Description:
Predicted 3D model of a 520-nucleotide part of an RNA (small-subunit ribosomal RNA, 5' domain) from an uncultured bacterium. The full RNA is in RNAcentral, with records from ENA. Rfam family: Bacterial small subunit ribosomal RNA. The coordinates come from a structure-prediction model, not an experiment, and the mean pLDDT is 81.
Context: one part of a larger RNA
RNA sequence: GAUGAACGCUAGCGGGAGGCUUAACACAUGCAAGCCGAGGGGUAUUUAGUAGCUUGCUACUAGAGAGACCGGCGGACGGGUGCGUAACGCGUAUGUAACUUGCCCGAGUCACGGGGAUAGCCCGGGGAAACCCGGAUUAAUACCGGAUAACAUAUAUUAUAGCAUUAUAAUAUAUUAAAAGAUUUAUCGGACUUGGAUAGACAUGCGUAGGAUUAGUUAGUUGGUAGGGUAACGGCCUACCAAGACGAUGAUCCUUAGGGGGCCUGAGAGGGUGACCCCCCACACUGGUACUGAGACACGGACCAGACUCCUACGGGAGGCAGCAGUGAGGAAUAUUGGACAAUGGGUGAAAGCCUGAUCCAGCCAUCCCGCGUGCAGGAAGACGGCCUUAUGGGUUGUAAACUGCUUUUGUACAGGGAUAAACCUUAUCACGUGUGGUAAGUUGAAGGUACUGUACGAAUAAGCAUCGGCUAACUCCGUGCCAGCAGCCGCGGUAAUACGGAGGAUGCGAGCGUUAUCC
Numbered sequence: 001g002a003u004g005a006a007c008g009c010u011a012g013c014g015g016g017a018g019g020c021u022u023a024a025c026a027c028a029u030g031c032a033a034g035c036c037g038a039g040g041g042g043u044a045u046u047u048a049g050u051a052g053c054u055u056g057c058u059a060c061u062a063g064a065g066a067g068a069c070c071g072g073c074g075g076a077c078g079g080g081u082g083c084g085u086a087a088c089g090c091g092u093a094u095g096u097a098a099c100u101u102g103c104c105c106g107a108g109u110c111a112c113g114g115g116g117a118u119a120g121c122c123c124g125g126g127g128a129a130a131c132c133c134g135g136a137u138u139a140a141u142a143c144c145g146g147a148u149a150a151c152a153u154a155u156a157u158u159a160u161a162g163c164a165u166u167a168u169a170a171u172a173u174a175u176u177a178a179a180a181g182a183u184u185u186a187u188c189g190g191a192c193u194u195g196g197a198u199a200g201a202c203a204u205g206c207g208u209a210g211g212a213u214u215a216g217u218u219a220g221u222u223g224g225u226a227g228g229g230u231a232a233c234g235g236c237c238u239a240c241c242a243a244g245a246c247g248a249u250g251a252u253c254c255u256u257a258g259g260g261g262g263c264c265u266g267a268g269a270g271g272g273u274g275a276c277c278c279c280c281c282a283c284a285c286u287g288g289u290a291c292u293g294a295g296a297c298a299c300g301g302a303c304c305a306g307a308c309u310c311c312u313a314c315g316g317g318a319g320g321c322a323g324c325a326g327u328g329a330g331g332a333a334u335a336u337u338g339g340a341c342a343a344u345g346g347g348u349g350a351a352a353g354c355c356u357g358a359u360c361c362a363g364c365c366a367u368c369c370c371g372c373g374u375g376c377a378g379g380a381a382g383a384c385g386g387c388c389u390u391a392u393g394g395g396u397u398g399u400a401a402a403c404u405g406c407u408u409u410u411g412u413a414c415a416g417g418g419a420u421a422a423a424c425c426u427u428a429u430c431a432c433g434u435g436u437g438g439u440a441a442g443u444u445g446a447a448g449g450u451a452c453u454g455u456a457c458g459a460a461u462a463a464g465c466a467u468c469g470g471c472u473a474a475c476u477c478c479g480u481g482c483c484a485g486c487a488g489c490c491g492c493g494g495u496a497a498u499a500c501g502g503a504g505g506a507u508g509c510g511a512g513c514g515u516u517a518u519c520c
Base pairs, nucleotide, nucleotide: 001519002518003517005516006515007514008513009512012372013371014370015369016368017367018365019364020330025328026327027326029325030324031323034073035072036071039070040069045064046063047062048061049060050059051058052057053056080283081282082281089208090207091206092205093204094203095202096201099200100199104196105195106194107193108192109191110190112146114144115143122135123134124133125132126131152175153174154173155172156171157170158169159168160167161166181188182187209255210254211253216246217245218244221243222242223241224240225239226238227237228236258280259279260278261277262273263272264271265270285306286305287304288303289302308319309318310317311316336362338361339360340359344358345356346355347354348353375406376405377404378403385397386396387395388394389393411457412456413455414454415453416452420447425442426441427440428439429438430437431436432435464509465508466507467506468505469490470489471488475504476503477502478501479500485492486491
């Protein structure tokens, strides 16, 4: 000098930031991922009318219509944590002639004609529950065939290019697709191919902690052939063949650890560190596995095993805060079971909108940084009191107080105050040309009656902490008497202690000041 700090004493305000470093310990409760009726069948319910009558019920017609269900997109983002990992994990630089990419953008081609189910609803049954079973019936942008077929895929031939596996062009053969869906007729969608953008995957050079009181390690091990698998290369996996591969330029083993941009310190070199913010990685009670999907081996999905907790009618079931709050425990120690989607962003939808503990705000904490204040000017009888003294005196506290005048930052009261709003949406209009932009009007603010502004009042509401032997700025008296105690080092204390305790005075910093811990 610094800190995500803690502890002691003290404490007026504002702005900005930060806030479980320990038990990746266990979690009550609420919320954190939904949206679409302009994909589909359609119900409970309800409004109006008509009819019947038992006068409040039934039936029919027209309209509105939740929850649940099928379907689509999203739940792989956003948010959390740092267990594991010494590794192509990260950083940096390359490569992929070995690859994938939903939504988005550009271009091209197509959308013909059929079928069978199933959830829901209804009926019946089982179970304490979770839930399950059977029958009948129904729809789709759900599912399955058929036709059409290419610049797509595979094989062959020729030409050109390349270090090469190969690439490009031409020809031939074979293979593969769809939802004529919705609608308010504005439009939104569907299938395939190609290019882009974005995102990812893999490979490689170099860099990346300590230990040799760890010296040898390795059998899918190292390489080849063939096959399987993958989006793709590859011992990634399998069969066979060979005997290789790594290592004092530190293999293997052990310990520790997420990495980086950065941050602290330092003139720099270097040393230390990885909180907050950003990028990457890993994980989601512990271990394993795959399914779906463009994308997961999936925090608030599934299955299996385990530990733990809960419910049970004992047959069987339910759960996963390292999301936001919050609880217990651990600890020196770390906050509210708050408000709003107004803005930014995300999901979905044609849109209005809905959802969003992301986010924006507020609450708590002197935890840190910055700013402001606790008054200003005059005022000597140098007052009283305190302390010291060489004591009828003097010194000091000290212009300090009293007293006089002034100011009102701040405070209290009252009043004003919509900055952040540009947007979205609705209407009108204009430009280009068919949804974008401009203009005008209307509408929308959680924070918040906040920031800010004005008026009134009155010095009013506001100072402490540590130190004073030397290092090191600041000295005397009293008490104590190697006691009580102090102390970072040197060292003080045994009767005159500037070093202990108190007082007066002084010094330093100041809403803080000291101590402890850690780093330079």